[in-house]
RNA sequence: UACUUAUCAAGAGCGACUGAGGGGCAGGCCCUUUGACGUCCGGCAACCUGCAAGAGCAAGGUGCCAAUUCCUGCGGUAUAACCGAAAGAUGAGUG
Numbered sequence: 001u002a003c004u005u006a007u008c009a010a011g012a013g014c015g016a017c018u019g020a021g022g023g024g025c026a027g028g029c030c031c032u033u034u035g036a037c038g039u040c041c042g043g044c045a046a047c048c049u050g051c052a053a054g055a056g057c058a059a060g061g062u063g064c065c066a067a068u069u070c071c072u073g074c075g076g077u078a079u080a081a082c083c084g085a086a087a088g089a090u091g092a093g094u095g
Base pairs, nucleotide, nucleotide: 001095002094003093004092005091006090007089008088013041015040016039017038021031022030023029025073026072027071028070042065043064044063047061048060049058050057051056069087074084075083076082077081
């Protein structure tokens, strides 16, 4: 980097440092000096993993910790909405 597959409505700090941007892209709409992003600590969860006959337990490898994957972006319908797809994200596997 490509493919396959599962999941994406729950959950997670009034901490330390730093100091201007951030929410993938576009359009919106938001968050942000009452301190963003990031790092550390802390936490959540349980895909892989370990244990177990199993329900399950643990938490080593990832992951995650504003808003449904923030909303829309393509298609459909019984059209202030709903459903599906695509795209994206993450895990596991394959080349």
Predicted 3D model of a 95-nucleotide RNA (SAM riboswitch aptamer (S box leader)). The sequence was found by an Rfam model in a public genome assembly. Its mean pLDDT, the model's own confidence on a scale to 100, is 85.